Annotation
A computed fold for a 72-nucleotide RNA from Collimonas arenae, annotated as transfer RNA. Its Rfam family is "tRNA". By type it is a transfer RNA. The coordinates come from a structure-prediction model, not an experiment, and the mean pLDDT is 84. RNAcentral records the identical sequence in 7 taxa.
[in-house]
RNA sequence: GGGAGGUUAGCUCAGGGGUAGAGCGAUCGCCUCACACGCGAUAGGUCACAAGUUCGAAACUUGUACUUCCCA
Numbered sequence: 001g002g003g004a005g006g007u008u009a010g011c012u013c014a015g016g017g018g019u020a021g022a023g024c025g026a027u028c029g030c031c032u033c034a035c036a037c038g039c040g041a042u043a044g045g046u047c048a049c050a051a052g053u054u055c056g057a058a059a060c061u062u063g064u065a066c067u068u069c070c071c072a
C1' cells in the first nucleotide's frame, strides 16, 4: 500500500427495515441464625462517529475513527 471481518448494557454476545434483548455481573426484596445456592423485581444503551436513502435505520449506502486477520 491492497483486501476481508468486527464496533450493540460493566463483561461475553444475539438481533440483518417497524417501540433494543439474552447470559453473567450490579442493586433491592424473599428464603437462611448468617453466608452461599435458589426465586422475584429494578437499574443500566446518543446500537463507534457523521452524512445519505426511507413514512420509518442498530440494520441498507457512502465517508471517518478504532481494532483483528490475510496479501504485498
Base pairs, nucleotide, nucleotide: 001071002070003069004068005067006066007065010024011023012022013021018055026042027041028040029039030038048064049063050062051061052060
The organism belongs to Collimonas, within Bacteria.